[in-house]
Molecule: transfer RNA
Organism: Candidatus Kaiserbacteria bacterium
RNA sequence: GGGCGAUUAGUUUAGUGGUAAAACUGCCGUCUCCAAAACGGCUGUCGGGGGUUCGAUUCCCUCAUCGCCCG
Numbered sequence: 001g002g003g004c005g006a007u008u009a010g011u012u013u014a015g016u017g018g019u020a021a022a023a024c025u026g027c028c029g030u031c032u033c034c035a036a037a038a039c040g041g042c043u044g045u046c047g048g049g050g051g052u053u054c055g056a057u058u059c060c061c062u063c064a065u066c067g068c069c070c071g
Stems, first nucleotide, its partner, number of pairs: 001070007010024004018054001026042005047063005
């Protein structure tokens, strides 16, 4: 220099155009003499910018970061 892939909650990951989701973590409650465990509930998220579309996490462009391959 060229090519490919990834980026979604604090963490690990689903989600191929129509309400963003699960587990763990955190917080509150129930239970307990206390705590843990268990159970119930709550909070919190689409890397930045632009485009297409009635509508974008999803499609396109670009930038950033990370990884892999070629030279």